Context: one part of a larger RNA
């Protein structure tokens, strides 16, 4: 000098754009953040007889979006390759969509329980479940053969369903190289290293198991310890390099702590389930409920970081044939000089130069055209009116916002730090090694340009200075 997610002190007019718990992955009151479909199904209720509402079965979605960085030194990430894979919804193509069956929620009856919830009986439906048939592709095969599907709805035009092939997308897996510090960590390793066979997986593989062999890694740093999410980037620098990884974007990991699987195309699942633990709450003491590292918000910690706001209008997502519903994603508004950028706090004229302050050799010098006065202007703020684009025929939270027009009046709007050298800027008074200053050198013990005040000056400017950190 530059930079900052900054903080603190003094000060503070406006606007645009951005940013805003870096600390306790500490604990959380309250509200909201994932629903939707009656064009799959039966039932109950209401009805203007058109239809609607409710719980339930069923379908799709709750694996996305949003948050955080605890863990992780690792194929985690970055980059470049690879073969042994899966892929709901979407696109293309081919074939099919036949005949039957048994139950079960809801509802009703009778119970248990404080509650959460739950038992028995009767009985009902389906695009829920099961069987049979069929099989263009498909799977297995000893090549003889064997196995395997579907679902209908209705307003009659569509929406669906099953099998197969291909595509697209997404995801899983493997490998080369790169990826912090420590040797005051030198040996580490028994599923360990390899093979055969099997199991398991969507798939390769000690992934797992049985048997066999005794390997494998390591001073080119294994193992251990410490630290850390990685990257695009950001910052500094002429560059090389150093530091860093907030916001935005990609990947990974996590969801009270630890473990586990279920469902599913996809999870070992933030707002699902089960078990254990800690904590909090309810209880009739028998037993139950919960998980903000979602958006707001509270307590706590801290030098320090915002509203318990509006809207689905736009963009996007889920469901639906659609109308539409949901969406704290998102878009907006609120708070904060936290940063960057822009603008203003007036302009012209005005004296051999007012008053006043300060200095003075007492003559004058200086603040100083500065003020007053005169002549103007009206940005921004204020008031009045008008009033968008953003949307596409309709639909605008923002918002009566931006903009535009008019009105009044210089009117409402300047501070902070410094002045010994480095380093731009000097005098007087007070103090007297005191009080104090200080980044370094150093100032102060009676003439202090270095302390404190004043006048003057220098710098930056809605900021200025200090502290912290990086180069």
């Nucleotide at each position: 000098g530059a930079a900052c997610g900054a903080a603190c002190g003094c000060u503070g007019g406006c606007g645009g754009c951005a940013g805003g718990c870096c600390u306790a992955a500490c604990a959380c009151a309250u509200g909201c953040a994932a629903g939707u479909c009656g064009a799959g199904c039966g039932c109950a209720c209401c009805u203007u007889c058109g239809g609607g509402u409710g719980a339930g079965c069923g379908g799709c979605g709750g694996a996305c979006g949003g948050g955080u960085g605890a863990g992780u030194a690792a194929c985690g990430c970055g980059u470049g390759g690879g073969a042994a894979u899966a892929u709901g919804c979407c696109c293309u193509u081919c074939u099919c969509u036949a005949c039957g069956g048994a139950g079960u929620a809801g509802c009703c009856u009778c119970g248990g329980g404080a509650a959460a919830c739950u038992g028995a009986g009767a009985g009902u439906a389906a695009u829920a479940c099961c069987g049979u048939a069929u099989a263009c592709g498909c799977c297995c095969u000893u090549c003889g053969g064997g196995g395997g599907a579907a679902a209908g709805a209705u307003u009659u035009a569509u929406c669906g369903g099953a099998g197969a092939a291909g595509g697209a997308u997404u995801a899983g897996c493997c490998c080369g190289c790169g990826u912090u510090g420590g040797a005051u960590u030198a040996g580490g390793u028994a599923g360990u290293u390899g093979g055969u066979g099997a199991g398991g997986u969507a798939a390769u593989g000690g992934c797992u198991c049985a048997c066999c062999a005794a390997g494998c890694c390591g001073a080119c740093g294994a193992u251990c310890c410490a630290u850390a999410g990685c990257u695009g980037g950001u910052u500094u620098g002429a560059g090389a390099g150093g530091a860093u990884g907030a916001u935005c974007a990609g990947c990974c990991a996590c969801a009270c702590u630890g473990g586990g699987a279920c469902u599913g195309a996809g999870a070992c699942a933030c707002g699902g389930c089960c078990c254990a633990g800690a904590c909090u709450c309810c209880u009739a003491c028998g037993g139950g409920a919960g998980g903000c590292a979602g958006c707001a918000g509270u307590g706590g910690g801290g030098a320090a970081u915002c509203u318990u706001a509006g809207a689905c209008a736009a963009u996007g997502g889920g469901g639906g044939a659609a109308a539409c519903c949901c969406u704290g994603a998102u878009c907006u508004a609120g708070c904060c000089a936290u940063g960057c950028c822009g603008c203003g706090u007036g302009a012209g004229u005005g004296a051999c130069g007012a008053a006043g302050g300060c200095c003075u050799u007492a003559u004058g010098g200086u603040c100083g055209u500065a003020a007053a006065g005169c002549u103007c202007u009206u940005u921004c703020a204020g008031c009045u009116g008008u009033g968008a684009a953003g949307a596409u025929a309709a639909u605008g939270a923002c918002g009566g916002u931006a903009g535009c027009a008019g009105c009044a009046g210089a009117a409402g709007a300047a501070a902070c730090c410094c002045c010994g050298g480095c380093u731009a800027a000097c005098u007087c008074c007070g103090u007297g090694c005191c009080a104090g200053c200080a980044g370094c050198c150093g100032c102060g013990g009676u003439a202090a340009u270095a302390c404190g005040g004043a006048g003057g000056g220098g710098g930056u400017u809605a900021g200025c200075g200090u502290u912290g950190u990086u180069c």